[in-house]
Molecule: transfer RNA
Organism: Methanosphaera sp.
RNA sequence: GGAUCUGUAGUUCAAUUGGUUAGAGCAACUGCCUCAUAAACAGUAAGUUCAAGGUUCAAAUCCUUGCAGAUCCA
Numbered sequence: 001g002g003a004u005c006u007g008u009a010g011u012u013c014a015a016u017u018g019g020u021u022a023g024a025g026c027a028a029c030u031g032c033c034u035c036a037u038a039a040a041c042a043g044u045a046a047g048u049u050c051a052a053g054g055u056u057c058a059a060a061u062c063c064u065u066g067c068a069g070a071u072c073c074a
Base pairs, nucleotide, nucleotide: 001073002072003071004070005069006068007067010026011025012024013023019057028044029043030042031041050066051065052064053063054062
């Protein structure tokens, strides 16, 4: 330098090839339980979906550019 893939909550991942208010496990916090802690149970909070633009009635999803990472080729 070229090709492919990935980027969503603190973390690991979904989101049915564009359509209900973007969800789940773990972690955190609160309550319950216990002499106390853990486990179990109930609940809460946490996201402008990497950035900017475009298409569309509607974009995490499609298109373009950039950024970051991984793999391969040179």